[in-house]
């Protein structure tokens, strides 16, 4: 200097809006209809740089050796503007991006 790798899924949280439920307001004889997310909420979305778990990968040793078991490792990580999806928004995706050190 260059290349490769820095993994996947699940549950949860920070966070997010408003399709549904509920709340509030209005209309209505009833079923219900409309508005409202600067409505706490339930459903829902949800982190590369958050948590936990399972798996995967790598190293060592052993074994009944196409594989299995045991132990270990899986580090670090500042970050726009803008765009995209779903009903809509977001720490989601573009993105370990552009840029910075």
């Nucleotide at each position: 200097c260059a290349a490769a790798u820095g993994u996947g899924c699940a549950u949860c949280u920070a966070g997010g809006g408003u399709u549904c439920c509920g709340g509030c307001c209005g209309c209505a004889g009833c079923c219900g209809c409309g508005g409202u997310g600067a409505c706490u909420g339930g459903u829902c979305c949800g982190a590369g740089a958050g948590a936990u778990g399972c798996a995967g990968u790598c190293c060592a040793g052993c074994c009944c050796c196409a594989g299995g078991c045991u132990g270990g490792a899986u580090a670090c990580a500042c970050g726009g503007c803008g765009g995209g999806a779903c009903a809509a928004a977001a720490g989601c995706c573009c993105g370990g991006g552009a840029g910075g050190u």
Molecule: Guanidine-I riboswitch aptamer
Organism: Gammaproteobacteria bacterium HGW-Gammaproteobacteria-1